Background:
A computed fold for a 72-nucleotide RNA from Rhizophlyctis rosea, annotated as transfer RNA. The RNAcentral record of the sequence draws on ENA. It matches the Rfam family "tRNA". Lineage of the source: Eukaryota > Opisthokonta > Fungi > Chytridiomycotina > Rhizophlyctis.
[in-house]
RNA sequence: GGCUCAAUGGUCUAGUGGUACGAUUCUCGCUUUGGGUGCGAGAGGUCCCGAGUUCGAACCUCGGUUGAGCCC
Numbered sequence: 001g002g003c004u005c006a007a008u009g010g011u012c013u014a015g016u017g018g019u020a021c022g023a024u025u026c027u028c029g030c031u032u033u034g035g036g037u038g039c040g041a042g043a044g045g046u047c048c049c050g051a052g053u054u055c056g057a058a059c060c061u062c063g064g065u066u067g068a069g070c071c072c
Stems, first nucleotide, its partner, number of pairs: 001071007010024003018055001025043006048064005
């Protein structure tokens, strides 16, 4: 220098055009003499950044940033 892949709550993760899934974490409650386990409720995301296409974009297109891999 060229090519491919990845980026989504604090952490991990699902999601191929219609107001983002689950786990974990945290808070509160129930259970216990107390803790743990279990159960219930709640908090937590401008989906890496910018532009474009579309009635509508996490998703499609272009550019950029960061990371991983391959080739020279």